RNA sequence: AGAGUUUGAUCCUGGCUCAGGCCGAACGUUGGCGGCGUGCGUCACACAUGCAAGUCGAACGAUUGAGGGGCGAGAGGUGAGAGGUUAGAAAUUUUUAGUGGCGGACGGGUGAGUAAUGAGUGGGUAAACUACCCAUAAACCCGGGACAACCCUUGGAAACGAGGGCUAAUACCGGAUAAUCUUCGGUCUUGGCAUCAAGACUUAAGGAAAGGUGGCCUCUGUAUAUGCUACCGAUUAUGGAUGGACCCGCGUCUGAUUAGCCAGUUGGUGGGGUAAAGGCCUACCAAAGCGACGAUGGGUAGCCGGCCUGAGAGGGUGACCGGCCACACUGGAACUGAGAUACGGUCCAGACUCCUACGGGAGGCAGCAGUGGGGAAUCUUCCGCAAUGGACGAAAGUCUGACGGAGCAACGCCGCGUGUAUGAUGAAGGUCUUCGGAUUGUAAAGUACUGUCUUUGGGGAAGAAUGAUGUGCUUGAAAAUAUUGAGUGCAUAUGACGGUACCCAAGGAGGAAGCCCCGGCUAACUACGUGCCAGCAGCCGCGGUAAUACGUAGGUGGCAAACGUUGUCCGGAAUUACUGGGCGUAAAGGGCGAGUAGGUGGUUUGUUAAGUCAGAAGUGAAAACUCCGGGCUCAACUCGGAGACUGCUUCUGAAACUGGUAGACUUGAGUGCAAGAGAGGGAAGUGGAAUUCCUAGUGUAGCGGUGAAAUGCGUAGAUAUUAGGAGGAACACCAGUGGCGAAGGCGACUUCCUGGACCAAUACUGACGCUGAGGCGCGAAGGCGUGGGUAGCAAACAGGAUUAGAUACCCUGGUAGUCCACACAGUAAACCGUAAACGAUGAGUACUAAGUGUAGGGGAAACUCUGUGCUGUAGUUAACGCAAUAAGUACUCCGCCUGAGUAGUACGUACGCAAGUAUGAAACUCAAAGGAAUUGACGGGACCCCGCACAAGCGGUGGAGUAUGUGGUUUAAUUCGACGCAACGCGAAGAACCUUACCAAGGCUUGACAUCCUGUGACAGCUAUAGAAAUAUAGACUUCUUAGUUUACUUGCUAUCAUGGAGACAGGUGGUGCAUGGUUGUCGUCAGCUCGUGUCGUGAGAUGUUGGGUUAAGUCCCGCAACGAGCGCAACCCCUACAGCCAGUUGCCAGCACAUAAAGGUGGAACUCUAGCGAGACUGCCGUUGACAAAACGGAGGAAGGUGGGGAUGACGUCAAAUCAUCAUGCCCCUUAUGUCUUGGGCUACACACGUACUACAAUGGCCUGAACAGAGGGAAGCAAAACUGUGAAGUUAAGCGAAUCCCUUAAAACAGGUCCCAGUUCGGAUUGUAGGCUGCAACUCGCCUACAUGAAGUUGGAAUCGCUAGUAAUCGCAGGUCAGCAUACUGCGGUGAAUACGUUCCCGGGCCUUGUACACACCGCCCGUCACACCACGAAAGUCGGCAACACCCGAAGCCGGUGACUCAACCCGAAAGGGAGAGAGCCGUCGAAGGUGGGGUUGGUAAUUGGGGUGAAGUCGUAACAAGGUAACC
Repeated sequence: AGAGUUUGAUCCUGGCUCAGGCCGAACGUUGGCGGCGUGCGUCACACAUGCAAGUCGAACGAUUGAGGGGCGAGAGGUGAGAGGUUAGAAAUUUUUAGUGGCGGACGGGUGAGUAAUGAGUGGGUAAACUACCCAUAAACCCGGGACAACCCUUGGAAACGAGGGCUAAUACCGGAUAAUCUUCGGUCUUGGCAUCAAGACUUAAGGAAAGGUGGCCUCUGUAUAUGCUACCGAUUAUGGAUGGACCCGCGUCUGAUUAGCCAGUUGGUGGGGUAAAGGCCUACCAAAGCGACGAUGGGUAGCCGGCCUGAGAGGGUGACCGGCCACACUGGAACUGAGAUACGGUCCAGACUCCUACGGGAGGCAGCAGUGGGGAAUCUUCCGCAAUGGACGAAAGUCUGACGGAGCAACGCCGCGUGUAUGAUGAAGGUCUUCGGAUUGUAAAGUACUGUCUUUGGGGAAGAAUGAUGUGCUUGAAAAUAUUGAGUGCAUAUGACGGUACCCAAGGAGGAAGCCCCGGCUAACUACGUGCCAGCAGCCGCGGUAAUACGUAGGUGGCAAACGUUGUCCGGAAUUACUGGGCGUAAAGGGCGAGUAGGUGGUUUGUUAAGUCAGAAGUGAAAACUCCGGGCUCAACUCGGAGACUGCUUCUGAAACUGGUAGACUUGAGUGCAAGAGAGGGAAGUGGAAUUCCUAGUGUAGCGGUGAAAUGCGUAGAUAUUAGGAGGAACACCAGUGGCGAAGGCGACUUCCUGGACCAAUACUGACGCUGAGGCGCGAAGGCGUGGGUAGCAAACAGGAUUAGAUACCCUGGUAGUCCACACAGUAAACCGUAAACGAUGAGUACUAAGUGUAGGGGAAACUCUGUGCUGUAGUUAACGCAAUAAGUACUCCGCCUGAGUAGUACGUACGCAAGUAUGAAACUCAAAGGAAUUGACGGGACCCCGCACAAGCGGUGGAGUAUGUGGUUUAAUUCGACGCAACGCGAAGAACCUUACCAAGGCUUGACAUCCUGUGACAGCUAUAGAAAUAUAGACUUCUUAGUUUACUUGCUAUCAUGGAGACAGGUGGUGCAUGGUUGUCGUCAGCUCGUGUCGUGAGAUGUUGGGUUAAGUCCCGCAACGAGCGCAACCCCUACAGCCAGUUGCCAGCACAUAAAGGUGGAACUCUAGCGAGACUGCCGUUGACAAAACGGAGGAAGGUGGGGAUGACGUCAAAUCAUCAUGCCCCUUAUGUCUUGGGCUACACACGUACUACAAUGGCCUGAACAGAGGGAAGCAAAACUGUGAAGUUAAGCGAAUCCCUUAAAACAGGUCCCAGUUCGGAUUGUAGGCUGCAACUCGCCUACAUGAAGUUGGAAUCGCUAGUAAUCGCAGGUCAGCAUACUGCGGUGAAUACGUUCCCGGGCCUUGUACACACCGCCCGUCACACCACGAAAGUCGGCAACACCCGAAGCCGGUGACUCAACCCGAAAGGGAGAGAGCCGUCGAAGGUGGGGUUGGUAAUUGGGGUGAAGUCGUAACAAGGUAACC
């Protein structure tokens, strides 16, 4: 950094997809170790159990246990004494229910709510608070009365109480004193920011406290404290620190299909309340306040440091760690307190769970573990307070699921290992194979080593001393050597992790590799299996019998204790474009105008400092990030330092530019004076032509209409024609890419009213300009409302045609409409407001070559201004194109676009009488949709040209009979192939057996055929038997096969032949022509098809090959950014037509001879002929035309004239054309059979249909008789003469000939004569009978021929269709191949021998150029809509079920506040007391008030009979709307 995917290919637009990174992940397969991290994202769902907030006895009374010592009343006992038991008091120590203090507002969890009462950042508080802590200063005085605990009584199941009595305090209360404290008032000074703040002085009022422990006797009093002292605690004031509170600026998601919101609402005054400003609350007054710079309402969401990604700008995100906020079952409320409206506090209401003796009670894991549930998914009911931190304490210490650790999990990151070296016979095995080998692969084995990790054994830390205890030292207080505060040295004890990290030793390669991929993108290929099946797939797409894409195997590639998949996010995506996109045709310019807000703005001077720029200061927490270092063996991780944190705020400065402000200017803009142009607009009037109608005349049978017709009109007089009249609408010619207008649009003439533009000359104003969201106006056709009008035209409708149908196109009619007007209310206006409203091009300004036409002005001219067109340079564009009238170069403003379909649809809203318009989605589906250009193909597009293509002709086919092939049917089998032209007398140049591939039956199994190994030497043939034969059995017979070699010979060996045996193998007309080779057909003997270099184009491609002529031809000439070349054309080859030369037998016979009955029989070499050679024809010559060319036309000469006629010859390619059954061949299949042998049958069937032929239907003929003329072939298992026999087919016999010699071999039609006389015949010959002949083992199925007899159909053939342009068609016969035999077929040969071609309009086919295209499998293309069926998502819908936020009213818990308080009350006051006062409280009342109830609405979601369109589906139905002139041009 890009890549794949739209096309036949190309460029562009544009979407989709991929490669990268990341994760609190999950799933699949696999799994050795360690370190560091991380671990309910879902149900803020419900929770069993344990723990998570206590502590202080140095605040207090009381209590409990322990040990030690001392005192000791009284009683009992003993008693000389000693000793022992025990109540009580004091001292030491331990426990702690209660009172009290501090802490439970921290720490820990979660993200429900919250779009601002939040968070971030920067400020402010002159509007305030702050326990514990620090500093400074001062003070700590005198009193009082209670309540728990405890005891007694008592209620209750329990929870928990009730009453009475006793008692302490650092609990509670009163008084004193005090200030720089608080409040009110006054005076002065200084400062500031409006209210004010600070300081000094002053009057009055208010207003503190608590003790505890240790030590001591200096002081007082006295021998111990009511004393002193130290520390701790408490009080007041000021200041600090810390923490919170409130206010302000800025930015902080989404949609306008949410546009108006608000009633304490906005402000003021008085009052209340708070730590504190404030409608925070209240009474009154005013009527404000917010909003298009997005209020209000809706949806979604904790915010940030950061994290992920990215080059950056951005985008996404808010786990862990850190800061802030909010919440603690749901809702409400306050209390206490420095701090809470309080996670492990209280009260109330609600839901839920649990206990209950049914009367009542208890609870809140979003703390740590853990359970259930939900889910794709997230851990142990662990250890420890050793460290760090916190609460309490004087301290020891206690508590601490914070935290430190361990456990589980490959969840992530990082590190290590699973060995190392050597080792070729390149082992075995596997896989592939062209069978040679290749590969796995130095890989293994083997040999030599190492020892990380694991295992075993041994050793063994740091984390822990700053705290504690003890003991020294320094220093403060003190009277002090007690004591104690602060600091410091030494010693001692203390470890959950954990016998862990780490180290040492031992042993042995021993215990440790998988996952994914391998068609392209994307690194990596083969075999087998499967056969559009099974399956794969991120996109394109693979799979229908040779799958590198499925599955498996081998091999390769990638990563590695992991690898893949899925999901989210960013990237790539410049695919929302600030950086950094667009709008003529791809998506996209508003239909047009004037104009509001807004944006933007000419020249110049001064000033200001908002923007801008520079410097400085503060802040931007830490962690994170980057860089440099350090510590764990490295790394991850972690520690230190620096940078950065692009921001915000404040101050100072600069003044060019933008803005503000004060002036000036004239070029932008505008105004005045003059002239001309114009379908500009509105109103009124006038005119002629035409159509139609009416009246009258003339006139008679049609008119009208069409492709052709018909409906229609007309004898009741039409059409036509003449005259007169009526009425409505539109204005021919002029008329023009001419004019005017903002657009829509405007066209006869005249008058009136009126808007705008241009030109020329000059004067004036002085930036007044440009654009323009919303709003306003105008706005074709058509539609709608009311009232008129209506000639023509004409939706709807009717009829006639067309058609398969024709609700169309065509015709005859014909109604809306087209034309005119729009009262009053209420004024300028009846409504609608859309079009392919287009230049598919918003408006404005400036600049950037030329040429030319036209309209209006000016100028004497040159020229110039304005408008409207064309060509064109630079430039631009994907291309087409645009090009001063820009789509060029720039600026300003507005509108609009972001894949296609769904869809300009649904819902909502606004407008409208309605029709509808404006705004305007989603679900779902697809991988494209699209633009421009290119090459083809195609067109019921255009031009040119050719062909027996049509036309002009001749003869056929289609009708009959027969032959033959095919289909179909039949059959045991009717073997197989060929199917438009280009299958069908085709493969087959010839099926009785054979052929033969088919069927039936009978046989064989290494085989009928080939090679190899081995044994034997006979087998075959002959005869007999069985049999349908193949074959089997038996017998006789003879050489014991043949050839070579060795040796004296036999023997042996080699090869051949025959046969037996075993296995490798043979064999297959079995499949696939869509796996193939080869061969062939066809377009088409059509004139085309290409290449190299160059040039043009971004490119596909173009050029050349097009153009002007010409040709049979891309044949040739000319021109040309082309120049050349190749395959085709032509020529070269063969036959044929003329003449010549050479040669002269088997052929020939002119002349001259010989000779015969006749005959070239003998001479002969002229001719015919034969078969070789050259020659000849080339538009060569002449003339005309043409461009001076190519060439064409005419002519001469010539046997032949313009490729002379015919043949062979078939370019690049098309049709998956034909052939696996000619042959060859891959793969698959069969192997006692799908092979092979034999006999018989079948391929020959027969209701029928089609093709190709033959023979006919007759007189241009049939029959009879006579007598002529060919060419080309064939012949030895052959052709066969002659002769004889037979009516004949043929037979008998037999000469000649391997052929210019002999034979087949008499050619027939023609010609001459005769006969028939138009008929189913003397036409025609089918069919059938009888008798024969020939071939052949064999003519039954199933051959050919002959004779006699028989004598069908058929009298020239419907629609349709075929061949042929000259020696051709037509007609006549002959020969050959195949072949034993069999020819109407096929291939050749000659005989006789025509007609016609004006011409290219049409049919068919083809060629070149051009045009259109939505086709490229290429028109047998593509493609639209309804209907039917299935599925999917969505809309509507009588209703129905919820959610949410409000509103009105009712009820009104707890609680704060207010009132009352006859009841209750220890502290203070009065009083001797009783009692009273002050004060407090219960209770009651009231305001507010959660939940709840009632009600009507709003909004949102689910669901629903039915219904609507949409999408997708296999080859359904009906038509054919679009793409070509798409067959009626298409579209709005």
The RNA shown here (small-subunit ribosomal RNA) has 1532 nucleotides and comes from an uncultured bacterium. It matches the Rfam family "Bacterial small subunit ribosomal RNA".